[in-house]
RNA sequence: GAAGGGCCCCGCACGGUCGCUCGCCGAUAUAUGCUCGGCGGGAGGAAAGUCCGAGCUCCACAGGGCAAGGUGCUUCGUAACGCGAAGUCCUGGUGACAGGAAGGAAAGUGCCACAGAAAUCAUACCGCCUGCCUAUGGCAGGUAAGGGUGAAAUGGUGAGGUAAGAGCUCACCAGUUCCCUGGGCGACCAGGGAACUAGGCAAACCCCACCUGGAGCAAGACCUAAUAGGAGGGGCCCCCCGCAUAGAGCGGGUGGGAAGGGUGGCCCGCCUGGACCCCUCGGGUAAGGUCGCUAGAGGAUCCGGGUGACCGGGUCCCAAGAGGAAUGACCGUGGCCCCCUUCGGGGAACAGAACUCGGCUUACAGGGACCCUUCAUCC
RNA sequence: GCCCCCGUAGCUCAGUGGAUAGAGCGACGGAUUCCUAAUCCGCAGGUCGCAGGUUCGAUCCCUGCCGGGGGUACCA
Numbered sequence: 001g002a003a004g005g006g007c008c009c010c011g012c013a014c015g016g017u018c019g020c021u022c023g024c025c026g027a028u029a030u031a032u033g034c035u036c037g038g039c040g041g042g043a044g045g046a047a048a049g050u051c052c053g054a055g056c057u058c059c060a061c062a063g064g065g066c067a068a069g070g071u072g073c074u075u076c077g078u079a080a081c082g083c084g085a086a087g088u089c090c091u092g093g094u095g096a097c098a099g100g101a102a103g104g105a106a107a108g109u110g111c112c113a114c115a116g117a118a119a120u121c122a123u124a125c126c127g128c129c130u131g132c133c134u135a136u137g138g139c140a141g142g143u144a145a146g147g148g149u150g151a152a153a154u155g156g157u158g159a160g161g162u163a164a165g166a167g168c169u170c171a172c173c174a175g176u177u178c179c180c181u182g183g184g185c186g187a188c189c190a191g192g193g194a195a196c197u198a199g200g201c202a203a204a205c206c207c208c209a210c211c212u213g214g215a216g217c218a219a220g221a222c223c224u225a226a227u228a229g230g231a232g233g234g235g236c237c238c239c240c241c242g243c244a245u246a247g248a249g250c251g252g253g254u255g256g257g258a259a260g261g262g263u264g265g266c267c268c269g270c271c272u273g274g275a276c277c278c279c280u281c282g283g284g285u286a287a288g289g290u291c292g293c294u295a296g297a298g299g300a301u302c303c304g305g306g307u308g309a310c311c312g313g314g315u316c317c318c319a320a321g322a323g324g325a326a327u328g329a330c331c332g333u334g335g336c337c338c339c340c341u342u343c344g345g346g347g348a349a350c351a352g353a354a355c356u357c358g359g360c361u362u363a364c365a366g367g368g369a370c371c372c373u374u375c376a377u378c379c
Numbered sequence: 380g381c382c383c384c385c386g387u388a389g390c391u392c393a394g395u396g397g398a399u400a401g402a403g404c405g406a407c408g409g410a411u412u413c414c415u416a417a418u419c420c421g422c423a424g425g426u427c428g429c430a431g432g433u434u435c436g437a438u439c440c441c442u443g444c445c446g447g448g449g450g451u452a453c454c455a
Base pairs, nucleotide, nucleotide: 001375002374003373004372005371006370008368009367010366012334013333014332015331016330017329018328020042021041022040023039024038025037026036027035044350048361049360051359052358053357054356055355056216057215058214059213063268064267065266066265068212069211070210071209072208073087074086075085076084077083088102089100090099091098092097103207104206108205109204110201111200112199125147126146127143128142129141130140131139132138133137155173156172157171158170159169160168174197175196176195177194178193179192180191181190182189183188220291221290222289223288230281231280232279233278234277235276236257237256238255239253240252241251242250243249260272261271262270263269283454284453285452298317299316300315301314302313303312304311305310336347337346338345339344380451381450382449383448384447385446386445389404390403391402392401397435407421408420409419410418428444429443430442431441432440
């Protein structure tokens, strides 16, 4: 110098004028309303997608089983996670580095189109070998080395062996499972030994391990109106006590069950189960107000611990909270980029809160900091 | 805001791992007719919403985006 890799940050600044919205204070005022004035606050790194995980609220408690769903190398971090960090193994790259839903196919079931003899209870088209015969061939048997098919064909090389062959036997290599020794918390790695040669697919069913109760701020709480305490239907059985009795009955029970309802997949269990409940239809409402609502697993900075994610401590700060509705427009100066290059002109992305956090994913003009790799040249 | 569902030819839909993705209507050309319709014959038309992944192989299975649609107040 060229080509790359990783990680992090910023994502216009200042001033003026006119507005919008929220809060507080003041004036007018009966008044918390209206108007006016003053002061203060007013979008993001993703506010987005709503894909995960939580807080919070309600469902009596959040119980057991089944089903369903999710996750899937190890250790750590965290409130928690499917997230992150550091590692292991495999794959790609010369490398910095990147990617990996990465448990089990030796529990079982299923699938593997076409081609091919055969896609896993098995099997032989060509070829090779042996025997027989009516002999350029045919039949029977053996074989799986060679050819051929396919995405995938029963491990590779050499030697022995054989009629020809074959892990049939042996040596080495490769792989699987198990055992021993050493290292590591562990995934795993290194060495040695034994047995074996077993196709692929689990983002097919499934098995194993672990996790998950459901709903969601339109959750929910309080206040205040209006309508019709509307219509139809259903609310059972047994036991005990008292009253009454010819019989029916009436009242009571912190007695037992049932139907129905709640527990937002099902069953069990639990709760409820007669001045109240359930089902169907119909009706009403300012489709209202206040709270929930923003001080929080919060932010900035310093110190300490840790390889790191992160953790602990000190000091300081308070920063939108709505009607799904506000957060804007213009001008000037400066900075950045482009054209032209004296003047001058033009441009600035992706996108906008709605209960709140932690992540992930996706979009993004332009700019900046640090670390690293490969190649070339020079000293 | 929250919760669900769907995307295949111009339109309405099949197809749920196997090669060339189909059907009806429609479009186009021809035949028939004096002409048109109907009828008959033929033919074209597809990024299976997009991008990755699993698999020998993806419309189908998985993940992430894009687009469209539906439901959701209170009292009782």
About this RNA:
Model confidence (mean pLDDT): 76 of 100. This is a predicted complex of two RNAs, RNase P RNA and transfer RNA, with 455 nucleotides together. It holds a member of the Rfam family "Bacterial RNase P class A".